[in-house]
RNA sequence: UAAAGCCCAGUGGGAGAGUUCGACUGGUUUGUAUGCCUCAUCUGGUCGGCGCCGAAGGAGCAACCGCCCCGGGAAACUCUCAGGCCCCAGGACCGCAGGGAAGAA
Numbered sequence: 001u002a003a004a005g006c007c008c009a010g011u012g013g014g015a016g017a018g019u020u021c022g023a024c025u026g027g028u029u030u031g032u033a034u035g036c037c038u039c040a041u042c043u044g045g046u047c048g049g050c051g052c053c054g055a056a057g058g059a060g061c062a063a064c065c066g067c068c069c070c071g072g073g074a075a076a077c078u079c080u081c082a083g084g085c086c087c088c089a090g091g092a093c094c095g096c097a098g099g100g101a102a103g104a105a
Base pairs, nucleotide, nucleotide: 006100007099008098010096011095012094013093018050020049021048022047023046024045025044026043027042030040031039051085052084053083057081058079059078060077064072065071066070
């Protein structure tokens, strides 16, 4: 002390699956009644049910390796605990330009 690699934040892109059913409750657009808790519609939350998704996180293992009981051992594979199923948010991963630590030839 370069590139690459590692970590951190910024920024751009970023899929899938129910705008599901029911109960309770809040708000409000509109309509209706005519009077404050009538009904419908729209929308939010909580709980429950059935169905579904996998790319936060989590868990599992093949080859192979070992000190061979057993242990180590990857993922975008698998499982769906968690999370998610209009939008928003989140989002593995990829790109761009920065910072930091370590540190060769």